A computed fold for a 72-nucleotide RNA from Candidatus Yonathbacteria bacterium RIFOXYC1_FULL_52_10, annotated as transfer RNA. Model confidence (mean pLDDT): 81 of 100. It matches the Rfam family "tRNA". The family's RNA type in Rfam is transfer RNA. RNAcentral holds the sequence, with entries from ENA.
RNA sequence: GCCCUCGUAGUUCAAUGGAUAGAACAGCCCCGUCCUAAGGGGCUGAUGCUGGUUCGAUUCCGGCCGAGGGCA
Numbered sequence: 001g002c003c004c005u006c007g008u009a010g011u012u013c014a015a016u017g018g019a020u021a022g023a024a025c026a027g028c029c030c031c032g033u034c035c036u037a038a039g040g041g042g043c044u045g046a047u048g049c050u051g052g053u054u055c056g057a058u059u060c061c062g063g064c065c066g067a068g069g070g071c072a
Stems, first nucleotide, its partner, number of pairs: 001071007010025004018055001027043005048064005
């Protein structure tokens, strides 16, 4: 330098054009207990950035950024 894959919550993963982006763990609050724990209920929290296509984009397309891999 060229090619491929990936980027979603603090972490690990779903959702692949369509209703309010879903779950687990973690965090916070409450119940629970004499106290703690187990267990239960609730809350907060995310689509890498920028353009395009579309009635509608996490999803499709271009560029950039980042991570991993392959060729030279």